[in-house]
RNA sequence: GACCCAGUGGCCUAAUGGAUAAGGCACCAGCUUCCAGAGCUGGGGACUGUGGGUUCAAGUCCCACCUGUGCUG
Numbered sequence: 001g002a003c004c005c006a007g008u009g010g011c012c013u014a015a016u017g018g019a020u021a022a023g024g025c026a027c028c029a030g031c032u033u034c035c036a037g038a039g040c041u042g043g044g045g046a047c048u049g050u051g052g053g054u055u056c057a058a059g060u061c062c063c064a065c066c067u068g069u070g071c072u073g
Base pairs, nucleotide, nucleotide: 001072003070005068006067007066010025011024012023013022018056027043028042029041030040031039049065050064051063052062053061
């Protein structure tokens, strides 16, 4: 350099082109407890790697690029 795959909250994983982007762990607060843990209740946090395009509508389709992994020369 060529090719394949992946990129979504702090981490992990979902989402058929139709929506307010869902869930678990973690975190914060409250209840409980002598304290903590466990349990229960509630809460914050992702404009989906970047920039364009297609479409009435894009996390999803198309193009370029970036990052990472694999493979090949």